[in-house]
Context: one part of a larger RNA
RNA sequence: GAACGAACGCUGGCGGCAUGCUUAACACAUGCAAGUCGAACGAGAAGCUAUCUUCGGAUAGUGGAAAGUGGCGCACGGGUGAGUAACGCGUGGGAACCUGCCCCGAGGUUCGGAAUAACGGCUGGAAACGGCCGCUAAUACCGGAUAAGCCCUGAGGGGGAAAGAUUUAUCGCCUUGGGAGGGGCCCGCGUCCGAUUAGCUUGUUGGUGUGGUAAUGGCGCACCAAGGCUGCGAUCGGUAGCUGGUCUGAGAGGAUGAUCAGCCACACUGGGACUGAGACACGGCCCAGACUCCUACGGGAGGCAGCAGUGGGGAAUUUUCCGCAAUGGGCGAAAGCCUGACGGAGCAACGCCGCGUGAGGGACGAAGGCCUCUGGGCUGUAAACCUCUUUUCUCAAGGAAGAAGAUAUGACGGUACUUGAGGAAUAAGCCACGGCUAAUUCCGUGCCAGCAGCCGCGGUAAUACGGGAGUGGCAAGCGUUAUCC
Numbered sequence: 001g002a003a004c005g006a007a008c009g010c011u012g013g014c015g016g017c018a019u020g021c022u023u024a025a026c027a028c029a030u031g032c033a034a035g036u037c038g039a040a041c042g043a044g045a046a047g048c049u050a051u052c053u054u055c056g057g058a059u060a061g062u063g064g065a066a067a068g069u070g071g072c073g074c075a076c077g078g079g080u081g082a083g084u085a086a087c088g089c090g091u092g093g094g095a096a097c098c099u100g101c102c103c104c105g106a107g108g109u110u111c112g113g114a115a116u117a118a119c120g121g122c123u124g125g126a127a128a129c130g131g132c133c134g135c136u137a138a139u140a141c142c143g144g145a146u147a148a149g150c151c152c153u154g155a156g157g158g159g160g161a162a163a164g165a166u167u168u169a170u171c172g173c174c175u176u177g178g179g180a181g182g183g184g185c186c187c188g189c190g191u192c193c194g195a196u197u198a199g200c201u202u203g204u205u206g207g208u209g210u211g212g213u214a215a216u217g218g219c220g221c222a223c224c225a226a227g228g229c230u231g232c233g234a235u236c237g238g239u240a241g242c243u244g245g246u247c248u249g250a251g252a253g254g255a256u257g258a259u260c261a262g263c264c265a266c267a268c269u270g271g272g273a274c275u276g277a278g279a280c281a282c283g284g285c286c287c288a289g290a291c292u293c294c295u296a297c298g299g300g301a302g303g304c305a306g307c308a309g310u311g312g313g314g315a316a317u318u319u320u321c322c323g324c325a326a327u328g329g330g331c332g333a334a335a336g337c338c339u340g341a342c343g344g345a346g347c348a349a350c351g352c353c354g355c356g357u358g359a360g361g362g363a364c365g366a367a368g369g370c371c372u373c374u375g376g377g378c379u380g381u382a383a384a385c386c387u388c389u390u391u392u393c394u395c396a397a398g399g400a401a402g403a404a405g406a407u408a409u410g411a412c413g414g415u416a417c418u419u420g421a422g423g424a425a426u427a428a429g430c431c432a433c434g435g436c437u438a439a440u441u442c443c444g445u446g447c448c449a450g451c452a453g454c455c456g457c458g459g460u461a462a463u464a465c466g467g468g469a470g471u472g473g474c475a476a477g478c479g480u481u482a483u484c485c
Base pairs, nucleotide, nucleotide: 001485003483006481007480008479009478010477013355014354015353016352017351019348020347021313026311027310028309030308031307032306035072036071037070040069041068047062048061049060050059051058052057079266080265081264088191089190090189091188092187093186094185097183098182099181102179103178104177105176106175107174108173109172110144111143112142113141119134120133121132122131123130124129150159151158152157164171165170166169192238193237194236199229200228201227204226205225206224207223208222209221210220211219241263242262243261244260245256246255247254248253268289269288270287271286272285291302292301293300294299319345321344322343323342327341328339329338330337331336358388359387360386361385368379369378370377371376393422394421395420396419397418398417402412429474430473431472432471433470434455435454436453440469441468442467443466444465450457451456
């Protein structure tokens, strides 16, 4: 000098765009953050209509709430950086794989069956949640048939499928080939510090067989062999998410990894699997643990590193806001519903950028203040005063684009912007002035009080302390501190 997710002190007018728990991966009150489909299925509350009525209601129709079965989604999106020095990441390759929804192609969609929730009855429990009996549907479940292609094969043969809905035109379903996009796995190279860590290793290294997986493989197991790594740093210890990038620098390099984007890991701590195309699953399940809460003491409930918000920690980091109008996502044929993703508003000079706090004229120069050699000098065209202007401000009127898609649809927002009116009106501070370093005098103090980045100032004339005046620098900021180059 430059930088910053900054903090602190003094000060503070406006706008645009960004950014905002770096600390306790500490604990969390409350609300919301993942649902949707009646064009898969049975049943069906309120309301409305009609009839009957003993005036309580009953029956039928319509209606479609809440729930249930089933499908898809919940593995995305959002958060965090604890762990990890590793094929985790980056980059370049590879072969033994999977892939719901989507696209292209081929073939099929036949005949049956048995249940079960909801519901009804009885019943247990404080609750959470159940138990028994009975009824019922399906695109839920099961069996048979068929098999071009598919799978296995000893090549003879063997095995295995489907689901319908309706508004009759579609949407689906099953088998299979290919694609797209996505993912799993393997390898070369690169990836911090310590040798005051020198040896490490027994599923260890390899083979055969077998199991397992979507798939290769000691991934697991049995047997066999005795290997494998290491001074080009193994092992151990410490630290750390990695990258695109960011900061600095002429570059080489050094430092760094907030925001945005890609990958990884994690979801109270540890372990485990289930379902599924996909998880070993943040707002799923089971077990154990710590913690918190409820309890009728028998037993139960919970997990903000989602968005807000609270306590705590800390030098320090925001609203328990608005909206699904846009973009995107889930479901749905659609209408639509859901979406703290997102779009916005709020708060904060935290940063960058822009604008303003007026412009022109105005004295051999008012007053006041300070200095003085008492002549004067400085403040200073500064003010007053005159003439203007209205960015900003206040008020009034109009008023968007963002909306795609013929109509309709805007949270932001009566916002931006435009026009008119008013009136210099509403708006300047901070630091420094011994040298480095730009800018000096007076008073006070008297090695005191104090200053200080370094050198150093202060013990009675202090340009270095404190105050005043003046000056210099920057400016809605200015200084200080921390950190990096």
Molecule: small-subunit ribosomal RNA, 5' domain
Organism: uncultured bacterium